[in-house]
C1' cells in the first nucleotide's frame, strides 16, 4: 500500500417482549342533584283525560378487567441487509 475477519458506531427491514392510546367484549355504574320507560301511590280534572314522578326495568358518562385487533413509543431482546465512520483490534499478500 492492498485485500479480508471481528467489534463498536450509524441507517434500515422482520419478529418478539414491554409501555401508552383507541376499538371490541364482560362486569360495575350515578341514593336525589344523568337519560328513557315509569307499576303502585301523588297532583289537576265532574269525567274523558292530563302532569310531575319513587321503586323496578333498559341505557349513558365514568370505573374495573381478560383474550384479541389497530396505531404509536424507545437507553428494548433476537435476527437480516447496507454504510466514505478518514473508528478500534486483528490476519493474509505485497512494496520500500
Nucleotide at each position: 500500500g492492498u485485500c479480508g475477519g471481528u467489534c463498536c458506531c450509524c441507517c434500515u427491514g422482520g419478529u418478539g417482549a414491554c409501555g401508552a392510546a383507541g376499538c371490541c367484549c364482560u362486569g360495575u355504574g350515578a341514593a336525589c342533584c344523568c337519560g328513557g320507560u315509569c307499576a303502585g301511590g301523588u297532583c289537576c280534572g265532574g269525567a274523558a283525560g292530563g302532569a310531575a314522578g319513587c321503586a323496578g326495568c333498559c341505557g349513558u358518562a365514568g370505573c374495573a378487567g381478560a383474550c384479541g385487533c389497530u396505531u404509536c413509543g424507545g437507553g428494548u431482546g433476537c435476527u437480516g441487509g447496507g454504510g466514505u465512520g478518514c473508528g478500534g483490534c486483528u490476519g493474509g499478500c505485497u512494496c520500500g

The RNA shown here (Bacterial small signal recognition particle RNA) has 96 nucleotides and comes from a Pseudomonadota bacterium. The sequence is in RNAcentral, with records from ENA. The coordinates come from a structure-prediction model, not an experiment, and the mean pLDDT is 75. Rfam family: Bacterial small signal recognition particle RNA. Rfam describes the family as follows. The signal recognition particle (SRP) is a universally conserved ribonucleoprotein involved in the co-translational targeting of proteins to membranes. It is annotated as a non-coding RNA gene. Lineage of the source: Bacteria > Pseudomonadati > Pseudomonadota.